[in-house]
RNA sequence: GGGCGGUUAGCUCAGCCGGAAGAGCGCCUCCCUUACAAGGAGGAGGUCACGUGUUCGAGCCACGUACCGCCCA
Numbered sequence: 001g002g003g004c005g006g007u008u009a010g011c012u013c014a015g016c017c018g019g020a021a022g023a024g025c026g027c028c029u030c031c032c033u034u035a036c037a038a039g040g041a042g043g044a045g046g047u048c049a050c051g052u053g054u055u056c057g058a059g060c061c062a063c064g065u066a067c068c069g070c071c072c073a
Stems, first nucleotide, its partner, number of pairs: 001072007010025004019056001027043005049065005
């Protein structure tokens, strides 16, 4: 230098064909318990890596950039 894959909640990851974002764990509050754990109920938390574009509408499509991994030279 070239090719491919990845980047979504604090962490690990879903998100099928573009209709507007979710799970598990963790965190907070309450219940339960003498208390803790477990269990039950509820809640907070997201510029979807960044920028531009396409579109009525983008996590998803196009182009560029950055970072991580693998391969080739």
A computed fold for a 73-nucleotide RNA from an Acidobacteriota bacterium, annotated as transfer RNA. The coordinates come from a structure-prediction model, not an experiment, and the mean pLDDT is 84. Its Rfam family is "tRNA". About the family: Transfer RNA (tRNA) molecules are approximately 80 nucleotides in length. It is annotated as a transfer RNA. Taxonomically the source falls in Acidobacteriota (Bacteria, Pseudomonadati). The sequence was found in a public genome assembly.